[in-house]
Record summary: This is a predicted structure of an 87-nucleotide RNA (c-di-GMP-I riboswitch aptamer) from a Gammaproteobacteria bacterium. Its mean pLDDT, the model's own confidence on a scale to 100, is 84. NCBI's taxonomy places the organism under Bacteria, Pseudomonadati, Pseudomonadota, Gammaproteobacteria.

RNA sequence: ACCGAUCAAGGGCAAACCCGCCGAAAGGCGGGGACGCAAAGCCACCGGUCUACAGCGGAAGGUCGCCAUGACAGCGGGGUUGCCGGG
Numbered sequence: 001a002c003c004g005a006u007c008a009a010g011g012g013c014a015a016a017c018c019c020g021c022c023g024a025a026a027g028g029c030g031g032g033g034a035c036g037c038a039a040a041g042c043c044a045c046c047g048g049u050c051u052a053c054a055g056c057g058g059a060a061g062g063u064c065g066c067c068a069u070g071a072c073a074g075c076g077g078g079g080u081u082g083c084c085g086g087g
Stems, first nucleotide, its partner, number of pairs: 002087002012037002017032006035074001041080003045077003048072003055066004
């Protein structure tokens, strides 16, 4: 410097669900809790997915469609940083 096929120890994160708060929602944050994770650290760049307050269009008694500027990094790819041991 490169690699993560194989390996030890110490540790790390935390799905569903429950409670509280924020948000129109998707979802986020905190606490509890562990399904899993070797980047389940970070970045919406590409694809994908979710939501649709406002807006636009219809409809006409409160409803439908479109739309990301919102969200997901625990959907895939990419970028970037990195502990310990091993090769």